Large-subunit ribosomal RNA, domain II from Cymbomonas tetramitiformis, 684 nucleotides, folded computationally. The prediction has a mean pLDDT of 84. Rfam family: Bacterial large subunit ribosomal RNA. Rfam links the family to the GO terms ribosome and structural constituent of ribosome. The full RNA is in RNAcentral, with records from ENA and SILVA. The gene name in the source record is rrl.
[in-house]
Context: one part of a larger RNA
RNA sequence: GCCGGCGACUUAUAGGUAGUGGCAAGGUUAAGGGGGUUUACCCUGGAGCCGUAGCGAAAGCGAGUCUGAAUAGGGCGAUUGUCCCUGCCUAUGGACCCGAACCCGGGUGAUCUAACCAUGGCCAGGAUGAAGCUUGGGUGAAACGAAGUGGAAGUCCGAACCGACUGAUGUUGAAAAAUCAGCGGAUGAGCUGUGGUUAGGGGUGAAAUACCAAUCGAACUCGGAGCUAGCUGGUUCUCCCCGAAAUGCGUUGAGGCGCAGCGGUUGACUAUGAGCUGUCUAGGGGUAAAGCACUGUUUCGGUGCGGGCUGCGAAAGCGGUACCAAAUCGUAGCAAACUCUGAAUACUAGACAUGCCUUCAGUCAGCCAGUGAGACGGUGGGGGAUAAGCUUCAUCGUCAAGAGGGAAACAGCCCAGAUCACCAGCUAAGGCCCCUAAAUGGCCGCUAAGUGGCAAAGGAGGUGAGAGUGCAGAGACAACCAGGAGGUUUGCCUAGAAGCAGCCAUCCUUGAAAGAGUGCGUAAUAGCUCACUGGUCAAGCGCUCUUGCGCCGAAAAUGAACGGGACUAAGCGGCCUGCCGAAGCUGUGAAAUUUUUAUUAAAAAAUUGGUAGGGGAGCGUUCCGCCUUAGGGUGAAGCAUAAGCGUAAGCUUGUGUGGACGAAGCGGAAGUGAGAAUGUCGGC
Numbered sequence: 001g002c003c004g005g006c007g008a009c010u011u012a013u014a015g016g017u018a019g020u021g022g023c024a025a026g027g028u029u030a031a032g033g034g035g036g037u038u039u040a041c042c043c044u045g046g047a048g049c050c051g052u053a054g055c056g057a058a059a060g061c062g063a064g065u066c067u068g069a070a071u072a073g074g075g076c077g078a079u080u081g082u083c084c085c086u087g088c089c090u091a092u093g094g095a096c097c098c099g100a101a102c103c104c105g106g107g108u109g110a111u112c113u114a115a116c117c118a119u120g121g122c123c124a125g126g127a128u129g130a131a132g133c134u135u136g137g138g139u140g141a142a143a144c145g146a147a148g149u150g151g152a153a154g155u156c157c158g159a160a161c162c163g164a165c166u167g168a169u170g171u172u173g174a175a176a177a178a179u180c181a182g183c184g185g186a187u188g189a190g191c192u193g194u195g196g197u198u199a200g201g202g203g204u205g206a207a208a209u210a211c212c213a214a215u216c217g218a219a220c221u222c223g224g225a226g227c228u229a230g231c232u233g234g235u236u237c238u239c240c241c242c243g244a245a246a247u248g249c250g251u252u253g254a255g256g257c258g259c260a261g262c263g264g265u266u267g268a269c270u271a272u273g274a275g276c277u278g279u280c281u282a283g284g285g286g287u288a289a290a291g292c293a294c295u296g297u298u299u300c301g302g303u304g305c306g307g308g309c310u311g312c313g314a315a316a317g318c319g320g321u322a323c324c325a326a327a328u329c330g331u332a333g334c335a336a337a338c339u340c341u342g343a344a345u346a347c348u349a350g351a352c353a354u355g356c357c358u359u360c361a362g363u364c365a366g367c368c369a370g371u372g373a374g375a376c377g378g379u380g381g382g383g384g385a386u387a388a389g390c391u392u393c394a395u396c397g398u399c400a401a402g403a404g405g406g407a408a409a410c411a412g413c414c415c416a417g418a419u420c421a422c423c424a425g426c427u428a429a430g431g432c433c434c435c436u437a438a439a440u441g442g443c444c445g446c447u448a449a450g451u452g453g454c455a456a457a458g459g460a461g462g463u464g465a466g467a468g469u470g471c472a473g474a475g476a477c478a479a480c481c482a483g484g485a486g487g488u489u490u491g492c493c494u495a496g497a498a499g500c501a502g503c504c505a506u507c508c509u510u511g512a513a514a515g516a517g518u519g520c521g522u523a524a525u526a527g528c529u530c531a532c533u534g535g536u537c538a539a540g541c542g543c544u545c546u547u548g549c550g551c552c553g554a555a556a557a558u559g560a561a562c563g564g565g566a567c568u569a570a571g572c573g574g575c576c577u578g579c580c581g582a583a584g585c586u587g588u589g590a591a592a593u594u595u596u597u598a599u600u601a602a603a604a605a606a607u608u609g610g611u612a613g614g615g616g617a618g619c620g621u622u623c624c625g626c627c628u629u630a631g632g633g634u635g636a637a638g639c640a641u642a643a644g645c646g647u648a649a650g651c652u653u654g655u656g657u658g659g660a661c662g663a664a665g666c667g668g669a670a671g672u673g674a675g676a677a678u679g680u681c682g683g684c
Stems, first nucleotide, its partner, number of pairs: 001684006011093009021083003026050003032044004054061002064076004096234002099231001103224006114198009123188001125157003128153001132149004137144001161185003165182005200216001202212003237618006247260005261371002263368008273360001275356002277353007289341001290339002295335003300330004306324002308321005374399010404415003419590004424586003430580003433565003439577001441576006452567001458552002462549010479536005485509003491503002515530001519528002591608007619673001621670006631661001638657008
């Protein structure tokens, strides 16, 4: 892992409620007692309980009573039950099942290990050579120094022994800590045998929360104990009807509860109710927008209270001001916590269309819930960075609990809500070259970038369309030929300044035209060129704005920005006609639910996605009762296989196997249905 067996809403008492039933102004017995075919059942037992009257704190009064001064008003009342059984729920018990870590009590452990006590044992070999002593030297005697002797030491090297610093191997090991190669101590605080002592909030500890039998921030074992678990997991047959929530308030509350909201179910009541569409009537509002009348903020200008600076003066004071500036006027803005104004929607109430829909609505009462983690998308806001598959509100939708078609794939997007069957038809979104169902469809344009098939500020004689304006046959624009002069090198400045470093001025003349000069250039001149003019040529040329589609801008980490092939349309915009396309709609057949009409079949209409959850109806298993228990070696149950029936759980029959039990029907009672619980036991 698979297969098979086992495996989870029970039971007792009390209460609530619904249903069947008994009796009914009454209903009912409990303990106890008696009988009996002795767990059954029958009789007795009226204590007690519920009901028959309420109101008040009470005295108390009473169809009333309390409050009250009240005869007022108001509150609560002016009756229908009770007992068993069954279902559901609640309470108390282990209370649907499995699951802690812990806590407490009584015991068992120091054969492992820690420390200690008693008594024994062990440490090859080598090295260094302390004190002391001896001898001679030395001294007045010593001190001192030398040689020898001696054999000290938590001394040195190194086996046994004890340890465990490094690396490799091993890591379902040879081993639940080892092996190999090196390593530390090795006469000491050494190692070790045997016997003994200390025990769980206790021991022991050269101290690491270490060790106390492979267990230690409190051993193990049995018991309290089925501790508790607002937590995780699991919870077994079928069909039918309805069908949520992820919100508000409170909470030592936040992944839990309580009340409300939303669901189911039963009953009563309300009425042409609820919902939708269109038109309209009557309302309140202070949002969007807008505005500046208030509150604030704010641009420029005019007037200039007051102040600064400054002149005159001894002072009082009189002046000046290109500074600041109150207030006011004009001008231009801004605001969630500004408003002189003020929509669209939304909301409330109503009318009409005698519109659509057709019970889908509301209220009250009873019972049973679940939910109280929501997600994304559109719209309006807050937070954030007008970031987030971000966060938080409001409102709508979808998912959640929704299958089907489209979006390549893709809970939340688009279309559309699956009762069942069909090798029938029509459509939606989206599509129609091939993969791939349907147009290589039609007409008019655009794009040349594979743009289409990611992106901005910004940039550009890309290209299409439109508008405006200027020049132009008295010749424009471009090109080419020619002129582009004189006063004058204007004046100033300067070393120089001659059109062309800089400053001021910017005239006159000749002329078809020519600046006191557009650019290059020179030290300064010179030189080239332009403006401007004539000619040649010959028909459009220049500028501005709006707009369609393109271009550049464009660098990221595996190769990845049309689903692919491929496409110049099979791209983009507009118009048109067909077709494809879903579980939508239709057709044919079948079934169920509800309502209505009918009640004898039946008919009509609507409905039949569904998690949590509620309600209804059934199938099967084991045992028991009733019934003649049917049947059974001429073959029961079980097993295998085949056929048939039923909407399903399932049922029936044939054949084979099997070898002794065992249905159906009507009832009753449950150890009553297995795929999941790191379930449990067995097998493989």

The organism belongs to Cymbomonas, within Eukaryota.